[in-house]
This record gives sequence, C1' cells and structure tokens, in this order.
RNA sequence: UUCACAUAUUGCCAAACCUAUCGUGAGAUAGGGGCGGAAAGCUACGGGUCUUAAUAGCAAGAUAGCCGAGUUGCGAAU
Repeated sequence: UUCACAUAUUGCCAAACCUAUCGUGAGAUAGGGGCGGAAAGCUACGGGUCUUAAUAGCAAGAUAGCCGAGUUGCGAAU
C1' cells in the first nucleotide's frame, strides 16, 4: 500500500410507527423513535419493484435500507 473482516475501540447511520410540511402519487424533508446495518456514505449506469399518464405511438418520476456495478472513506488485531 492492497485485500479480507470472526473479534475490538472511537464513533457513524437510522426501519416500523407518530407529528408537521411538500407532492396527483410512489415517496421526500425536519423532529421524535430504534428494527437493524462494516459502508444502511455517494452515484439512477444495468436489472427488479412501485407511482402517474397512455393503451395508437411515446414516456416521466420514485426506490441506493431490493440486487449488481462504479466511486470515496475510518479502523486495534490477524
């Protein structure tokens, strides 16, 4: 330096649900909350799923805590 991650430290994130706001909607943001997570950091590139419109043609959006891929980062021990 790189890879792996049973175990450890310092920490980090935050499911369901509730409240408020935004959105046609899936859902998002903030606060509470804590199911869980070694990237549950980021990217909508591929696939899947969901929403709206259409059913002649053509899409747009959401989901990264669905899977894969790309990219960045912390760390005692082995």

Source information: c-di-GMP-I riboswitch aptamer from Methylomonas sp., 78 nucleotides, folded computationally. Of the family's consensus pairs, 94% are formed in the model. The prediction has a mean pLDDT of 78. It was read from a public genome assembly, where an Rfam model found it. The source organism's lineage runs through Bacteria, Pseudomonadota, Gammaproteobacteria, Methylococcaceae and Methylomonas. Its Rfam family is "c-di-GMP-I riboswitch aptamer". Rfam links the family to the GO term cyclic-di-GMP binding.